[in-house]
RNA sequence: CAGGCUGACCAGGCGACCGCGCCGGUUCGAUGCCCAGUGCGUUGAGCCGGUGAGGAAAGUCCGCUCUCCACAGAGCAACGGCGCUGGCUAACGGCCAGGCGGUGUAAACCGACGGAUAGUGCCACAGAGAAGCGUAUUGCUCCACUGCCUGUGGGCGGCGGAGCGAGGGUGAAACGGCGCGGCAAGAGCGCACCGCGUUCCUGGUGACAGGGACGGCACGGCAAACCCCACCGGGAGCAAGGCCAAGCAGAAGCGAGGGGCGGCUCGUCCCGUUAUCAGCUUCGGGUAGGCUGCAUGAGGCGGCAGGCAACUGACCGCCCUAGAGAGAUGGUCGCCGCUUGCUUUCGGGCAAGCACAGAAAGCGGCUUAUAGGUUGACCUGGACA
Numbered sequence: 001c002a003g004g005c006u007g008a009c010c011a012g013g014c015g016a017c018c019g020c021g022c023c024g025g026u027u028c029g030a031u032g033c034c035c036a037g038u039g040c041g042u043u044g045a046g047c048c049g050g051u052g053a054g055g056a057a058a059g060u061c062c063g064c065u066c067u068c069c070a071c072a073g074a075g076c077a078a079c080g081g082c083g084c085u086g087g088c089u090a091a092c093g094g095c096c097a098g099g100c101g102g103u104g105u106a107a108a109c110c111g112a113c114g115g116a117u118a119g120u121g122c123c124a125c126a127g128a129g130a131a132g133c134g135u136a137u138u139g140c141u142c143c144a145c146u147g148c149c150u151g152u153g154g155g156c157g158g159c160g161g162a163g164c165g166a167g168g169g170u171g172a173a174a175c176g177g178c179g180c181g182g183c184a185a186g187a188g189c190g191c192a193c194c195g196c197g198u199u200c201c202u203g204g205u206g207a208c209a210g211g212g213a214c215g216g217c218a219c220g221g222c223a224a225a226c227c228c229c230a231c232c233g234g235g236a237g238c239a240a241g242g243c244c245a246a247g248c249a250g251a252a253g254c255g256a257g258g259g260g261c262g263g264c265u266c267g268u269c270c271c272g273u274u275a276u277c278a279g280c281u282u283c284g285g286g287u288a289g290g291c292u293g294c295a296u297g298a299g300g301c302g303g304c305a306g307g308c309a310a311c312u313g314a315c316c317g318c319c320c321u322a323g324a325g326a327g328a329u330g331g332u333c334g335c336c337g338c339u340u341g342c343u344u345u346c347g348g349g350c351a352a353g354c355a356c357a358g359a360a361a362g363c364g365g366c367u368u369a370u371a372g373g374u375u376g377a378c379c380u381g382g383a384c385a
Base pairs, nucleotide, nucleotide: 001381002380003379004378006376007375008374009373010372012336013335014334015333016332017331018330020052021051022050023049024048025047026046027045028044029043030042031041032040033039034037054356058367059366061365062364063363064362065361066237067236068235069234079233080232081231083229084098085097086096087095088094099113100111101110102109103108114228115227119226120225121222122221123220132175137168138167139164140163141162142161143160145158146157147156148155149154176194177193179191180190181189195217196215197214198213199212200211201210202209203208241292242291243290244289250283251282252281253280254279255277257271258270259269260268261267299319300318301317302316303315304313305312306311337354338353339352340351341350342349343348
């Protein structure tokens, strides 16, 4: 320098004006209460100030906090989930470190990665045969009888019997692989190496790794088939739930009067006058509505300490401001930045665009979407010193 691999971070900037949600203050208005005040509330409008989306707010896929219901000591069964080992964590199906297998020259990436001698089941098509001491399709070899040829050594066939699992063929897979020996031909029949199994030793917390001895192979694959083993799980979710509480209806008590026509007097109207009752008071449940849950927490950043790391700390310092409830977080303009296109007298000019997306009880993860940019570690190749 070129190519690659992996981690962290930013998510257009500044300003003006208008608008929206929430909070605080203030002015004016409306309204309720009684202790009647420079009182305490509720509410509307104006003004002033503050504040207002994300790295994924998304999918709602895991794990929790919180809440109610059920059980109350837990266990078992059933069902569901999870699945190499060790650690981290509140917890996890997450993360870190490691082992094994695969891909890549490598950095690195990927892995549903417990058990197939517990049992059951399945292995399409093709093929003779698909797991059963199973199989003879093409074949190889020997023996008996026999036909033809002959250069008399034999050769080519036919039929019958026996041996064989090596070569060919089918298949994803053919009952260990490969080489030498051996044999009539062959074969773990014998031997070496590899694989497999049993066992021992060494290293490691462990997954596992290395080595020795024995076994001649008995033991193919599939558990993302049932199943077995180990571990985990009661259910529903903030529209959870808690509190206050008009009106209507209900219950109990009191009760002869009560209410309207602006106030008083008078008058008048309506309801009621012993109840199947006007009105008043009280009560429990509770609708509308309101308040809460609901924003300081498994909180963030830096330092120090421990740890390879994830992470942790009773340590030190600093910092935390959305909280709506049909759901605000938007728009216009100017300058700058970036990208693309057009144009150029190479100075520039003009136009368009600015990724994915958007809170709703909260937190930790995973997955998915994402223009452009910044930055760290590492690998491969080339050049130069």
A computed fold for a 385-nucleotide RNA from an Aggregatilineales bacterium, annotated as Bacterial RNase P class A.
Taxonomically the source falls in Aggregatilineales (Bacteria, Bacillati, Chloroflexota, Anaerolineae).
It is recorded under the gene name rnpB.
The coordinates come from a structure-prediction model, not an experiment, and the mean pLDDT is 77.